[in-house]
Large-subunit ribosomal RNA, domain VI from a Minisyncoccales bacterium, 245 nucleotides, folded computationally.
RNAcentral holds the full RNA, with entries from ENA.
It matches the Rfam family "Bacterial large subunit ribosomal RNA".
Its mean pLDDT, the model's own confidence on a scale to 100, is 90.
Context: one part of a larger RNA
RNA sequence: CGUUGAGUCUUGAGGGGAGUCGUUCCUAGUACGAGAGGACCGGAACGAACCAACCUCUGGUGUACCAGCUGUCCUGCCAAGGGCACCGCUGGGUAGCUAUGUUGGGACGGGAUAAGAGCUGAAGGCAUCUAAGCUCGAAGCCCACCCCAAGAUUAGGACUCACAGGUCCCUCCGAGACGAGGAGGUUGAUAGGGCGCAGGUGUAAGUCCCGUAAGGGAUUUAGCCGAGCGCUACUAAUUGACCGU
Numbered sequence: 001c002g003u004u005g006a007g008u009c010u011u012g013a014g015g016g017g018a019g020u021c022g023u024u025c026c027u028a029g030u031a032c033g034a035g036a037g038g039a040c041c042g043g044a045a046c047g048a049a050c051c052a053a054c055c056u057c058u059g060g061u062g063u064a065c066c067a068g069c070u071g072u073c074c075u076g077c078c079a080a081g082g083g084c085a086c087c088g089c090u091g092g093g094u095a096g097c098u099a100u101g102u103u104g105g106g107a108c109g110g111g112a113u114a115a116g117a118g119c120u121g122a123a124g125g126c127a128u129c130u131a132a133g134c135u136c137g138a139a140g141c142c143c144a145c146c147c148c149a150a151g152a153u154u155a156g157g158a159c160u161c162a163c164a165g166g167u168c169c170c171u172c173c174g175a176g177a178c179g180a181g182g183a184g185g186u187u188g189a190u191a192g193g194g195c196g197c198a199g200g201u202g203u204a205a206g207u208c209c210c211g212u213a214a215g216g217g218a219u220u221u222a223g224c225c226g227a228g229c230g231c232u233a234c235u236a237a238u239u240g241a242c243c244g245u
Stems, first nucleotide, its partner, number of pairs: 001151001005161006014148004020048007032037001050105005058099004065092005070085006109143003116136004165243004169185005190236003193232005199225003206219005
């Protein structure tokens, strides 16, 4: 930009992905074989590698969470804290992101075939799977499974609207380089704050008690607390303008 305009839901021309392999057991120590050995067919279980999704579990990370510790400077001093020292070091760790973690997948089945196995059957009174005709037969082909998909310019279909719908602007994120996508904009839970919960640290400060003191105990499973889950209009999404028929 096109496909009459718009919103929602779709069909699938066409394209892409996937397609793997092993071991053990049963059938069965059967068929076969003098024995040694040892099946086809069919069924079951467990795996390897690969692929996808996810974070309940196990772990990793987690420089905006918590605690411990050292040196030094500062808050006048004690105590309690702050800065710097690789995030100062150490021990843990929510969300998110993750694999070594978890779950799932390859299938079943159908169609047409290859090599090949056959039926009927002439040319060629026989024979012959082939010349006419027909039945089978692969991890391969087509479908089936998953994904994209109407610029499929053959631009499809259904429903509902037609002053419909959309954009700018603003609050944002399961979305993201920017556009885009998605959730919202007071008829509001979109983000922040507040409150509660989960979860993490691991029992704060102050005061009191015990001890000469270092320190210990009580208050106290405290105090603090990022991203998680809810509730709540306290703050900010004001007022508007434009496109469009």